[in-house]
Context: one part of a larger RNA
RNA sequence: UGACGGGGACCCGCACAAGCAGCGGAGCAUGUGGUUUAAUUCGACGCAACGCGAAGAACCUUACCAAGGCUUGACAUCCCCUUGACAGAUGCAGAGAUGUGUCCUCUCCUUCGGGAGCAAGGGAGACAGGUGGUGCAUGGUUGUCGUCAGCUCGUGUCGUGAGAUGUUGGGUUAAGUCCCGCAACGAGCGCAACCCUUGUCAUUAGUUGCCAGCAAUAAGAUGGGCACUCUAAUGAGACUGCCGGUGAUAAACCGGAGGAAGGUGGGGAUGACGUCAAAUCAUCAUGCCCCUUAUGUCUUGGGCUACACACGUGCUACAAUGGUCGGAACAAAGGGAAGCGAAGGAGCGAUCCGGAGCAAAACCUCAUAAACCGAUCCCAGUUCGGAUUGCAGGCUGCAACUCGCCUGCAUGAAGUCGGAGUUGCUAGUAAUCGCGAAUCAGAACGUCGCGGUGAAUGCGUUCCCGGGUCUUGUACA
Numbered sequence: 001u002g003a004c005g006g007g008g009a010c011c012c013g014c015a016c017a018a019g020c021a022g023c024g025g026a027g028c029a030u031g032u033g034g035u036u037u038a039a040u041u042c043g044a045c046g047c048a049a050c051g052c053g054a055a056g057a058a059c060c061u062u063a064c065c066a067a068g069g070c071u072u073g074a075c076a077u078c079c080c081c082u083u084g085a086c087a088g089a090u091g092c093a094g095a096g097a098u099g100u101g102u103c104c105u106c107u108c109c110u111u112c113g114g115g116a117g118c119a120a121g122g123g124a125g126a127c128a129g130g131u132g133g134u135g136c137a138u139g140g141u142u143g144u145c146g147u148c149a150g151c152u153c154g155u156g157u158c159g160u161g162a163g164a165u166g167u168u169g170g171g172u173u174a175a176g177u178c179c180c181g182c183a184a185c186g187a188g189c190g191c192a193a194c195c196c197u198u199g200u201c202a203u204u205a206g207u208u209g210c211c212a213g214c215a216a217u218a219a220g221a222u223g224g225g226c227a228c229u230c231u232a233a234u235g236a237g238a239c240u241g242c243c244g245g246u247g248a249u250a251a252a253c254c255g256g257a258g259g260a261a262g263g264u265g266g267g268g269a270u271g272a273c274g275u276c277a278a279a280u281c282a283u284c285a286u287g288c289c290c291c292u293u294a295u296g297u298c299u300u301g302g303g304c305u306a307c308a309c310a311c312g313u314g315c316u317a318c319a320a321u322g323g324u325c326g327g328a329a330c331a332a333a334g335g336g337a338a339g340c341g342a343a344g345g346a347g348c349g350a351u352c353c354g355g356a357g358c359a360a361a362a363c364c365u366c367a368u369a370a371a372c373c374g375a376u377c378c379c380a381g382u383u384c385g386g387a388u389u390g391c392a393g394g395c396u397g398c399a400a401c402u403c404g405c406c407u408g409c410a411u412g413a414a415g416u417c418g419g420a421g422u423u424g425c426u427a428g429u430a431a432u433c434g435c436g437a438a439u440c441a442g443a444a445c446g447u448c449g450c451g452g453u454g455a456a457u458g459c460g461u462u463c464c465c466g467g468g469u470c471u472u473g474u475a476c477a
Stems, first nucleotide, its partner, number of pairs: 001477002003474003007471007015461002019425005026316008034307002042053002064302007073127001077126002079123006088103006106117004129291002132289003138285002140280003143276001145274001150189006156165003169180003195268004200236007209226003214223002239262001242256005318418001322377006334365003339358002344353003384415001389410007431453007
């Protein structure tokens, strides 16, 4: 100087407390461990691994296993020889890769000898190739402490020196934020601001959007209009600016006015010096080591989907604030051409026929959520719950057996609110209700977004956890 303390002082955070909803019990989905297996590819392991890499394993993917093939190779450059092809169509053998036939079949220059280019086949070797090893050889990228308020430097001063000072102290702040003081004076990286979005207004613009008044209608369909909504560009607006009080005449804090908004207005992006030999050689790149008729490569089939069990994360429930039936409202944000797909028709339905319109403020997805109104059920393993299984179908796709999703009929399991323990959340939040997108042929209860309805509680900082500053002890570095 640090680190540590079941030392002290001060402060902060959904850290506790106060509340609300959960998890832990059940069924299912999904990940992991374990076990099994020819293989169940690999990685990730306290917080910070476990719906994680994977924004989507039937084949492919695919790295694993079995079997069948190839060996200058599936891919790149160079050399020699041969051919005029290659591609495409088609026959046979084969699980296919592949092998073997048939048809078809190059360009340019030329002194007609040939040359050049391109492609295929053959050959020799340089080489290719490796999701093989090492993340404890590395780059790059990322997590985490933590959006915590810290981390440093120059000069000066003090100290033999390590180092100290500044950065400590008194206040204050979300903040090393600001003020005052001070052997310090300044500065840098962080904080804040600048950026995006949302909340108010104005201007500009008025179609594909809108409709106040006028005409008109089944309908903003049309004439008309751009006031309103909205859209999307430019501005304005909030700065403790104003008033009162407290304070040290400071910084600031408390209250108030005005205002759409008030003291960082809400949300996001943004992550200092560093820590964990943290993660990743399987995104990529890369040193070294290793394989080279195989640890490379092609193919078919299988596996990654196994199942006594254990754990994590979710979904659905156990019901009456509910289930079922009927009626009838209200969004936002996205996506669409090998696409979205309307009307109409068939079907109980999944879906099918159909093919209008739309490269989209125009057409489609799109309204069928919860809420609301009415009827019924009457507290039961039920008209709760839907697992499981049987049958019959639909869709995608060469192909749904291993191993997809959906529909109908039948079946109707556990489950009556969950032990110890444990998680999230302070407001348009929790809870609850649907909608969309990426990936994607198909395949979400996951993920990422969007809106609808919309709470309770917060006395307080003694305690648990994590963090910051000062100080103290130390046989630790």
Small-subunit ribosomal RNA, 3' major domain from Sedimentibacter sp. E177, 477 nucleotides, folded computationally.
The coordinates come from a structure-prediction model, not an experiment, and the mean pLDDT is 82.
It matches the Rfam family "Bacterial small subunit ribosomal RNA".
The organism belongs to Sedimentibacter, within Bacteria.
The full RNA is in RNAcentral, with records from ENA and SILVA.